This is a predicted structure of a 550-nucleotide part of an RNA (large-subunit ribosomal RNA, domain I) from a marine eukaryotic metagenome. Model confidence (mean pLDDT): 83 of 100. Rfam family: Bacterial large subunit ribosomal RNA. Its family is annotated with structural constituent of ribosome and ribosome in the Gene Ontology.
Context: one part of a larger RNA
RNA sequence: UGCUAUUGGAGGAUGCCUUGGCAUCGUCAGGCGACGAAGGACGUGAUAAGCUGCGAUAAGCCUCGGUUAGCGGCAAAUACGCUUUAACCCGGGGAUUUCCGAAUGGGGCAACCCAGCGCAGGUAAUACUGCGUUACUCCUUCCUGAAUAUAUAGGGAAGGUAGAGCGAUACCCGCUGAAGUGAAACAUCUCAGUAAGCGGAGGAAAAGAAAGAGAAUCGAUUCCGUAAGUAGCGGCGAGCGAAAGCGGAUCAGCCCAAACCUGGUCGAUUUAUCGACUGGGGGUUGUAGGGCCAGGCUGUGGAGACGUUAUUGAUAGUAAAAGGUUCUGGAAAGUUCCGCCAUAGAAGGUGACAGCCCUGUAUGCGAAAUCAAUAAUCAUCCUACUGGUACCCUGAGUAGCACCGGACACGUGAAACCCGGUGUGAAUCUGCGCAGACCAUUGCGUAAGGCUAAAUACUCGACGAUGACCGAUAGUGAACUAGUACCGUGAGGGAAAGGUGAAAAGUACCCCUGUUAGGGGAGUGAAAUAGAAACUGAAACCAAUAGCAG
Numbered sequence: 001u002g003c004u005a006u007u008g009g010a011g012g013a014u015g016c017c018u019u020g021g022c023a024u025c026g027u028c029a030g031g032c033g034a035c036g037a038a039g040g041a042c043g044u045g046a047u048a049a050g051c052u053g054c055g056a057u058a059a060g061c062c063u064c065g066g067u068u069a070g071c072g073g074c075a076a077a078u079a080c081g082c083u084u085u086a087a088c089c090c091g092g093g094g095a096u097u098u099c100c101g102a103a104u105g106g107g108g109c110a111a112c113c114c115a116g117c118g119c120a121g122g123u124a125a126u127a128c129u130g131c132g133u134u135a136c137u138c139c140u141u142c143c144u145g146a147a148u149a150u151a152u153a154g155g156g157a158a159g160g161u162a163g164a165g166c167g168a169u170a171c172c173c174g175c176u177g178a179a180g181u182g183a184a185a186c187a188u189c190u191c192a193g194u195a196a197g198c199g200g201a202g203g204a205a206a207a208g209a210a211a212g213a214g215a216a217u218c219g220a221u222u223c224c225g226u227a228a229g230u231a232g233c234g235g236c237g238a239g240c241g242a243a244a245g246c247g248g249a250u251c252a253g254c255c256c257a258a259a260c261c262u263g264g265u266c267g268a269u270u271u272a273u274c275g276a277c278u279g280g281g282g283g284u285u286g287u288a289g290g291g292c293c294a295g296g297c298u299g300u301g302g303a304g305a306c307g308u309u310a311u312u313g314a315u316a317g318u319a320a321a322a323g324g325u326u327c328u329g330g331a332a333a334g335u336u337c338c339g340c341c342a343u344a345g346a347a348g349g350u351g352a353c354a355g356c357c358c359u360g361u362a363u364g365c366g367a368a369a370u371c372a373a374u375a376a377u378c379a380u381c382c383u384a385c386u387g388g389u390a391c392c393c394u395g396a397g398u399a400g401c402a403c404c405g406g407a408c409a410c411g412u413g414a415a416a417c418c419c420g421g422u423g424u425g426a427a428u429c430u431g432c433g434c435a436g437a438c439c440a441u442u443g444c445g446u447a448a449g450g451c452u453a454a455a456u457a458c459u460c461g462a463c464g465a466u467g468a469c470c471g472a473u474a475g476u477g478a479a480c481u482a483g484u485a486c487c488g489u490g491a492g493g494g495a496a497a498g499g500u501g502a503a504a505a506g507u508a509c510c511c512c513u514g515u516u517a518g519g520g521g522a523g524u525g526a527a528a529u530a531g532a533a534a535c536u537g538a539a540a541c542c543a544a545u546a547g548c549a550g
Base pairs, nucleotide, nucleotide: 001549002548003547004546005545006544007543008542009541015535016499017498020470021469022467023466024465025464026463027462028461029459030458031166032165039100040099041098042055043054044053046078047077050074051073061094062093063092064091065090066089070082071081072080105114106113107112115134116133117132118131119130120129121128136163137162138160139159140158141157142156143155144154171202172200173199174198175197176196182189186235212218222249223248224247225246226245232240233239253451254450255449256395260281261280262279263278264277265276266275267274268273269272286429288394289393290392291391292388293387294386295385301382302381303380307377308376309375310374311373312372313371314370315369317365318364319363323338324337327334339356340355341345347359348358349357400424401423402422403421404420405419406418410436431446432445433444434443435442486493487492509521510520511519512518
């Protein structure tokens, strides 16, 4: 030096564990904010660095309930306290809530600086202090008021639980709107009206009661399945891709404008009307309807705010059955023997594996206070028909048309229907639009105003449940002081790090020594090769001892 074996060191794989994650389902909730949010800064404890809680009333104050003998958070210890006159803890309601932040008196390098006005304290008087108030826009009311006479613009005041900002990177609607890519290149096309940006809203949004569909029938919208990868579109390439119908989910229908009648104000006038604006009645549709005229009808049916009552539920809780023994062991839940309960043999814990030890579980019960849903009640609101007439009304810069675009599965095509820009520009129910160029016939509908629940989409969050999901290099980046430490001027990037033991019983006392290092005894414990660098403790690597070889 090498090999082998053993014993150790070092190291932290593996096994086991789980406080944390992941996914899905159900129920709830779907917002918070100038009554100052979300998020922060700084404070706040007897001792207090961090986290948590809270706000100068500062790990808290008041009150109403629940529960209970202990309590002063994580988190030990000491001191000092609280508590059956009910503390602590849990739940409902309330008070307080510094400064920054939409931040809003003005400013500003966020958590700071500097003011005006009113009231109060204070001073001999200033000073100083406390409280309140003072942004902008919009709305309402009022005052004032130019060029310019009435006016208006403008200026000012008061009032407003009005707006602003945040939030789930989700869902929805609208506006703007790519490219990588595919076409095996590439330009039409595709990706895609996607990503991204902007605006707006709600718990859903949007759509919605036919100027429909498309074929002889249906009857608002939305969603699912099918029709169907069909009919079609397409450098007929790549690709794109319906609808009717049928089967389901859910079902709900309404209100104006106008004609006509009538009130008010103003203005015209030929003094009897007309016009403009506005209020009330009336009226709302396609088998056309309504007005108007005649008859009939005041009862029937329905909707329903706030509040009240009742019920149910949410936010604390509460009752809850049934086991002993033997043996092994540190410990019994294991073993032995004999029992018991079960609307409860889900689960977790307890010194090893417990239906009967504990917490629970099945099943019952429960709220002073606040909230939600449902039902009843209810102000109030809506609600009818028959005949006649053909006089009036039934949404105009609209429909249509031309040109140019967009959107429709449909790329200009034979290209309808729908929407927009520019131009032009009707009819008035014997009307008008549509049925995929167009025409005829025959059908269907009634545009140019508006509202509308449910079935549908989503999940930041709360609660419950489940898993041929993970088990510390996994699962969230994060099981631990984690968006922390650290890096970066910044936008931003972004870790590592879990396990003594059943219980701290955490090694009194003695010894070695420069030593609060480390160790040897002693003691605890089932175990200390479980000693805090701690469960198990693989390998690389290092050493000691023994043997063998040179």